[in-house]
Molecule: transfer RNA
Organism: Clytia hemisphaerica
């Protein structure tokens, strides 16, 4: 160096143009309980890796460049 695949909440994922970005696991409050957990109700948390790049009426998604990460190959 070259190719290919990834990047969405603390972590794990989903979401493949359509208005409010969803769950699981974790956190945070209440019921319960002598106390803990667990069971239950509720609740915060992500404008989607970064473009003062395009395409679209309209972009987390398409296309392009930059970053990072994994794997191949040389």
């Nucleotide at each position: 160096g070259g190719c290919a695949c990834u990047g969405u909440a603390g972590c794990u994922u989903a979401g493949u143009g359509g208005u409010u970005a969803a769950a699981g696991c974790g956190c945070c409050u209440g019921u319960c309980u002598c106390g803990u957990a667990a069971a239950c109700a509720g609740g915060a948390g992500a404008a989607u890796c970064c473009c003062a790049a395009g395409c679209u009426c309209a972009a987390a998604c398409c296309u392009g460049g930059g970053c990072a990460g994994u794997g191949c190959c040389u």